Transfer RNA from a Patescibacteria group bacterium, 72 nucleotides, folded computationally. The organism belongs to Bacteria candidate phyla, within Bacteria. Model confidence (mean pLDDT): 80 of 100.

[in-house]
RNA sequence: GCGCCUGUAGCUCAAUGGAUAGAGCGUGAGCUUGCGGAGCUUAAAAUCGAGGUUCAAUUCCUCGCAGGCGCA
Numbered sequence: 001g002c003g004c005c006u007g008u009a010g011c012u013c014a015a016u017g018g019a020u021a022g023a024g025c026g027u028g029a030g031c032u033u034g035c036g037g038a039g040c041u042u043a044a045a046a047u048c049g050a051g052g053u054u055c056a057a058u059u060c061c062u063c064g065c066a067g068g069c070g071c072a
Stems, first nucleotide, its partner, number of pairs: 001071007010025004018055001027043005048064005
């Protein structure tokens, strides 16, 4: 330099173009307990950036950025 793949919560992952973007783990608070742990309840927390298509984009297209793999 060229090609391919990936980018969603603190971490690991879901989400036919249309529902309030969900789950597990983790974190905060509460209940429980003599204190913890376990258990139960509850809360906070995310779509890499800029455009385009569309009535509607996490999803499709373009460019860029970051990461990974292959070729040179």